Notes:
Model confidence (mean pLDDT): 87 of 100. Small-subunit ribosomal RNA, 5' domain from an uncultured prokaryote, 524 nucleotides, folded computationally. Its Rfam family is "Bacterial small subunit ribosomal RNA".
[in-house]
Context: one part of a larger RNA
RNA sequence: GAUUGAACGCUGGCGGCAUGCCUAACACAUGCAAGUCGAACGGUAACAGGGCUUGCUAGUUGCUGACGAGUGGCGGACGGGGGAGGAACGCGUAGGGAUCUGCCUAACAAUGGGGGACAACAUGUGGAAACGCAUGCUAAUACUGCAUACGCCCUAAGGGGGAAAGCAGGGGAUCUUCGGACCUUGCGCUAUUGGAUGAGCCUGCGUCGGAUUAGCUAGUUGGUGGGGUAAAGGCCUACCAAGGCGACGAUCCGUAGCUGGUCUGAGAGGAUGAUCAGCCACACUGGAACUGAGACACGGCCCAGACUCCUACGGGAGGCAGCAGUGGGGAAUAUUGGACAAUGGGGGCAACCCUGAUCCAGCCAUGCCGCGUGUGUGAAGAAGGCCUUAGGGUUGUAAAGCACUUUCAGUAGGGAGGAAAAGUUAGUCGUUAAUAACGGCUAACCCUGACGUUACCUACAGAAGAAGCUCCGGCUAACUCCGUGCCAGCAGCCGCGGUAAUACGGAGGGAGCGAGCGUUAAUC
Numbered sequence: 001g002a003u004u005g006a007a008c009g010c011u012g013g014c015g016g017c018a019u020g021c022c023u024a025a026c027a028c029a030u031g032c033a034a035g036u037c038g039a040a041c042g043g044u045a046a047c048a049g050g051g052c053u054u055g056c057u058a059g060u061u062g063c064u065g066a067c068g069a070g071u072g073g074c075g076g077a078c079g080g081g082g083g084a085g086g087a088a089c090g091c092g093u094a095g096g097g098a099u100c101u102g103c104c105u106a107a108c109a110a111u112g113g114g115g116g117a118c119a120a121c122a123u124g125u126g127g128a129a130a131c132g133c134a135u136g137c138u139a140a141u142a143c144u145g146c147a148u149a150c151g152c153c154c155u156a157a158g159g160g161g162g163a164a165a166g167c168a169g170g171g172g173a174u175c176u177u178c179g180g181a182c183c184u185u186g187c188g189c190u191a192u193u194g195g196a197u198g199a200g201c202c203u204g205c206g207u208c209g210g211a212u213u214a215g216c217u218a219g220u221u222g223g224u225g226g227g228g229u230a231a232a233g234g235c236c237u238a239c240c241a242a243g244g245c246g247a248c249g250a251u252c253c254g255u256a257g258c259u260g261g262u263c264u265g266a267g268a269g270g271a272u273g274a275u276c277a278g279c280c281a282c283a284c285u286g287g288a289a290c291u292g293a294g295a296c297a298c299g300g301c302c303c304a305g306a307c308u309c310c311u312a313c314g315g316g317a318g319g320c321a322g323c324a325g326u327g328g329g330g331a332a333u334a335u336u337g338g339a340c341a342a343u344g345g346g347g348g349c350a351a352c353c354c355u356g357a358u359c360c361a362g363c364c365a366u367g368c369c370g371c372g373u374g375u376g377u378g379a380a381g382a383a384g385g386c387c388u389u390a391g392g393g394u395u396g397u398a399a400a401g402c403a404c405u406u407u408c409a410g411u412a413g414g415g416a417g418g419a420a421a422a423g424u425u426a427g428u429c430g431u432u433a434a435u436a437a438c439g440g441c442u443a444a445c446c447c448u449g450a451c452g453u454u455a456c457c458u459a460c461a462g463a464a465g466a467a468g469c470u471c472c473g474g475c476u477a478a479c480u481c482c483g484u485g486c487c488a489g490c491a492g493c494c495g496c497g498g499u500a501a502u503a504c505g506g507a508g509g510g511a512g513c514g515a516g517c518g519u520u521a522a523u524c
Base pairs, nucleotide, nucleotide: 001524002523003522004521006520007519008518009517010516013371014370015369016368017367018366020363021329026327027326028325030324031323032322035074036073037072040071041070043067044066047065048064049063050061051060052059053058081282083280090207091206092205093204094203095202096201099199100198104195105194106193107192109190111188112146114144115143121136122135123134124133125132126131152161153160154159166187167186168185169184170183171182174181175180208254209253210252215245216244217243220242221241222240223239224238225237226236227235257279258278259277260276261272262271263270264269284305285304286303287302307318308317309316310315335361337360338359339358343357344355345354346353347352374404375403376402377401384395385394386393387392408465410460411459412458413457414456418451423445424444425443426442427441428440429439430438468513469512470511471510472509473494474493475492479508480507481506482505483504489496490495
């Protein structure tokens, strides 16, 4: 000099864009953060509408919109968080081959016919609660057989094995028990082969300090048989052999998430790894598996432990390193805000629902950037202050006065863009037996904004509301007076202060930066 996720002192007008627990991976009150689908299913607890019965309080009916709880499907493995652990194929980079991959996409084949249950519900019953237990009834895209098998799997090459589910919209003829069959469209389901995406595995090289750590190793190193995995492999197991690593630093100890990057520097390098992005590991601590395409799973399950809470003492409940917020620690770090309008995600045919992701707003000069606090004129060089050789000098065109302007802030009015979709109607094309339904495209109409009193524009009034901080001995730009008298004090280094201190304190004057300035800490 540059820089910072900074803090502290003094001061503080506005705006834009960013950043904001670096410490206790300490403990957490409260609310929210993952649901959705009735176009899979049996149904109807609540609400609204309709129907029926009505003599009354009213009752009844899933009929419709919808829908609590339940069965079932998909999603809760993404998104969000903090960096404890880990010196490792963890990360970075370059490769490899023995693998899996829901949703998406391309191709091809199929979607036939049966069965038995279990929730919900009803009845009874246990418990303080959490939560159960028994009996009975019932549906399905839940479960399970049978049939079939272009691909597929196993094979001793003869042969053997293996699947599925329906739902919704529309409809001319025919049939009909008036439910529908049947046709068609869409969404699904099953088998197989590719793709895409994602993931698992292996290897070369690189990746902090310590030798006051020199030897380490028995599943250890390799082989064979077997097992296991989606998959190679001591990954596991039995047997056999005795290997494997190490001064090119094994082992041990300490420290640490890694990288793109960031800061500095002419570069080489040094330091660092906040925000943003990629990867890893973690989710009260330790361990284990289940489900699933995917987890050994932050807001799932089980066991153990510590802690907290409830209890009728028998037993139960919990996990903010999600967003806010609280206590604590600390020099120190924000709101228990708004909205799904946009972008994206989950579910759904869709409408739509959910989304503390996200977009916004709030707080803080924490940083960067921009703007303002007036402009011109004005010598009687006013008054006052300070200095003085007492003449004067300086503050100083500074002020006053005069003439203007109105950024920003204030008040009032106007007012974009972020919005494209979706929906309705019409046309056209595809599909189809079909002008219906569905899908694509086009046109018109109709609406959807948290921010928001938005940005921006116009008008009004009046210089009106807006300057400080540090320094002035040398380094280092900037000097005098008074006070003090090795005292009080200053200080980054050299050093000032013991009666004329440009170095302490005050004043006047000056220098530097400026909504900041200075100090401290840290890096180059």